[in-house]
Context: one part of a larger RNA
RNA sequence: CGCACACGGUGGAUGCCUUGGCGGUCAGAGGCGAUGAAGGACGUGGCAGCCUGCGAAAAGUGCGGGGGAGCUGGCAACAAGCAUUGAUCCCGCAAUGUCCGAAUGGGGAAACCCACCUAGCAAUAGGUAUCCUGCAGUGAAUACAUAGCUGCUGGAAGCGAACCCGGAGAACUGAAAUAUCUAAGUACCCGGAGGAAAAGAAAUCAACCGAGAUUCCCCCAGUAGUGACGAGCGAACGGGGAGCAGCCCUUAAGUUGAGUAAGGUUUAGCAAAACGAUCUGGAAAGGUCGGCCAUAGACGGUGACAGCCCGGUAUGCGAAAGACCUCAUUCAAUGAAAUCGAGUAAGGCGGGGCACGAGAAACCCUGUCUGAAUAUGGGGGGACCAUCCUCCAAGGCUAAAUACUCCUGACCGACCGAUAGUGAACCAGUACCGUGAGGGAAAGGCGAAAAGAACCCUGGUGAAGGGAGUGAAAUAGACCCUGAAACCGUGUGCGU
Numbered sequence: 001c002g003c004a005c006a007c008g009g010u011g012g013a014u015g016c017c018u019u020g021g022c023g024g025u026c027a028g029a030g031g032c033g034a035u036g037a038a039g040g041a042c043g044u045g046g047c048a049g050c051c052u053g054c055g056a057a058a059a060g061u062g063c064g065g066g067g068g069a070g071c072u073g074g075c076a077a078c079a080a081g082c083a084u085u086g087a088u089c090c091c092g093c094a095a096u097g098u099c100c101g102a103a104u105g106g107g108g109a110a111a112c113c114c115a116c117c118u119a120g121c122a123a124u125a126g127g128u129a130u131c132c133u134g135c136a137g138u139g140a141a142u143a144c145a146u147a148g149c150u151g152c153u154g155g156a157a158g159c160g161a162a163c164c165c166g167g168a169g170a171a172c173u174g175a176a177a178u179a180u181c182u183a184a185g186u187a188c189c190c191g192g193a194g195g196a197a198a199a200g201a202a203a204u205c206a207a208c209c210g211a212g213a214u215u216c217c218c219c220c221a222g223u224a225g226u227g228a229c230g231a232g233c234g235a236a237c238g239g240g241g242a243g244c245a246g247c248c249c250u251u252a253a254g255u256u257g258a259g260u261a262a263g264g265u266u267u268a269g270c271a272a273a274a275c276g277a278u279c280u281g282g283a284a285a286g287g288u289c290g291g292c293c294a295u296a297g298a299c300g301g302u303g304a305c306a307g308c309c310c311g312g313u314a315u316g317c318g319a320a321a322g323a324c325c326u327c328a329u330u331c332a333a334u335g336a337a338a339u340c341g342a343g344u345a346a347g348g349c350g351g352g353g354c355a356c357g358a359g360a361a362a363c364c365c366u367g368u369c370u371g372a373a374u375a376u377g378g379g380g381g382g383a384c385c386a387u388c389c390u391c392c393a394a395g396g397c398u399a400a401a402u403a404c405u406c407c408u409g410a411c412c413g414a415c416c417g418a419u420a421g422u423g424a425a426c427c428a429g430u431a432c433c434g435u436g437a438g439g440g441a442a443a444g445g446c447g448a449a450a451a452g453a454a455c456c457c458u459g460g461u462g463a464a465g466g467g468a469g470u471g472a473a474a475u476a477g478a479c480c481c482u483g484a485a486a487c488c489g490u491g492u493g494c495g496u
Base pairs, nucleotide, nucleotide: 001495002494003493004492005491006490007489008488009487015481016445017444020416021415022413023412024411025410026409027408028407029405030404031159032158039100040099041098042055043054044053046078049075050074051073061094062093063092064091065090066089070082071081072080105114106113107112115128116127117126118125119124130156131155132154134152135151136150137149138148163194164192165191166190167189174181178228204211205210215242216241217240218239219238225233226232246397247396248395249341254334255333256332257331258330262326263325264324265323266322267321269317270316271315275290276289277288278287279286291308292307293297299311300310301309346370347369348368349367350366351365352364353363356382377392378391379390380389381388432439433438452480455467456466457465458464
């Protein structure tokens, strides 16, 4: 040094576990904000570092309700206290609520600096931004007036995950190159709104029969079409479903709001059945024997697998206070514009939208130039004309069926189980990196219970270890369940 066996070290795979995730279903809620939000800074405890809570009234205050024996949040003890004269805790309503932040007295390098007015002896309290609406006062050039100025009333602002409407609007890519085309009216940006939004009661379709607002789904159909007829794009009629609702403009049958009675929902909770012996074991919920409940044999926990030990579960009850829903009756507001829709319809030119790329291209929108008729009228039926049919533009409102989930509750999963599942099971958007925008980890498990090793010994008043003790187990000893492999040893045997 090699091989074999035994025993270790190192390492943290695997197995098992789950406090965390992922995806759904059904309900709820769908906003918060100048009464100062979202988000923060700084404080706040007997000691107080971080988290949580709270705000100089600071892990809290008052009142009402629930509840009934323990409590003073967590890491996490110690001290000192509180509580059947009902604490802690839970729910509701109030109070307080520093500073920054739309931030709003002025400024500013956010959490800071500097003011003025009013009240008050003071401490201190209140007010002072901008824009819009309305009202009032005042009031120029300029006589009346108007602009302006001043004050007051009401409102706005800022934040928020997706969904929605509008404005503006790419490229990569595909076409195996590339320009029309595609990607795509997508991404991104901006404005606005609601719990939904938008659309909506035919100047619609149809076809000589008829239908009867809008929206969404399934067919029709990858059809008809469109298309460097390439790549691709891609209907409608009609049918079946979901859901249905109609109305108004000289007059109220409408619309909107408020909202009583009554009923319901919600924000704490309460009651509630029934197990013993024996065996194994550290421990019984396991085995055996016998018994019981069940509108409860869902689930979770308890020293192994529990209907009958605990929490619950089925079922039945429960609100002083707040919120919400349906709102009979009722009340209030509106009833504006608009007198039936004219610089409109239509036409020319240029664009855009329609599945439809100018095409035979109807239809819709309009930048520009023109420009009707008035129901004895007008639009449409895919160039255009006639016949016929059908509808009435140029005013307005409208629930449901539909879309979404930052958020709350309950439940579910041939979803994951710590290199998985969220980036994050753990004090994670942290540590760390970057001037910055931004990027962005690793890291779970002793035991049933800390019973977390008193005491002794070696040692540096060490680290660490050996005894002793606890425990079922300590090769479960905190670097702690299991403990694979690589890798490194010790002992023995054999070989060289």
Predicted 3D model of a 496-nucleotide part of an RNA (large-subunit ribosomal RNA, domain I) from Lysobacter oryzae DSM 21044.
The coordinates come from a structure-prediction model, not an experiment, and the mean pLDDT is 83.
The source organism's lineage runs through Bacteria, Pseudomonadati, Pseudomonadota, Lysobacterales and Lysobacter oryzae.